This is a predicted structure of a 134-nucleotide RNA (c-di-AMP riboswitch aptamer (ydaO/yuaA leader)) from Thermodesulfovibrio sp. The organism belongs to Thermodesulfovibrio, within Bacteria.

RNA sequence: ACAUAAUUGUAGCCGAAAUCCAUUUUAAAAAUGGAUGCGGGGGACCCACUUUUGGGGCGUAUUCCUUAUGGGGGAUAGGGCACUUCCAAGCCCGAGCCCGUCAGCUAACCUCGUAGGCAUUUGGAAGGGCGAUG
Numbered sequence: 001a002c003a004u005a006a007u008u009g010u011a012g013c014c015g016a017a018a019u020c021c022a023u024u025u026u027a028a029a030a031a032u033g034g035a036u037g038c039g040g041g042g043g044a045c046c047c048a049c050u051u052u053u054g055g056g057g058c059g060u061a062u063u064c065c066u067u068a069u070g071g072g073g074g075a076u077a078g079g080g081c082a083c084u085u086c087c088a089a090g091c092c093c094g095a096g097c098c099c100g101u102c103a104g105c106u107a108a109c110c111u112c113g114u115a116g117g118c119a120u121u122u123g124g125a126a127g128g129g130c131g132a133u134g
Base pairs, nucleotide, nucleotide: 004134006133007132008131009130010129012118013117014116018036019035020034021033022032023031037114038113039112040111041110042109047104054102055099056098057097058096063075064074065073066072078093079092080091081090083127084126085125086124087123088122089121
């Protein structure tokens, strides 16, 4: 230096929301611009559908019951819980916002976003990443 049994330590989460380059700056951060990656929307033929009971989009966040009809209560489709997957139990969410009479699918093509909020529930099995000992 390389390879590798075994032992041991370790990893932030939801979300598409990250990385790189350049400019400005003493420098850093921030801001601006560009690119890549990721995510969303519009948009033919064919097919499908039927427009006031308006219709539609993002999102897990839909539907039902109850109430004193209060920003209340209960349930439910669905979603999340710390490296990944499976199993079991437990806990939590089940919101909100937007377009403006208009959009089904949809190749080419066009276009938009790349925020924000938080703190880690255990047990079992299997599998990998990084490091230490060996």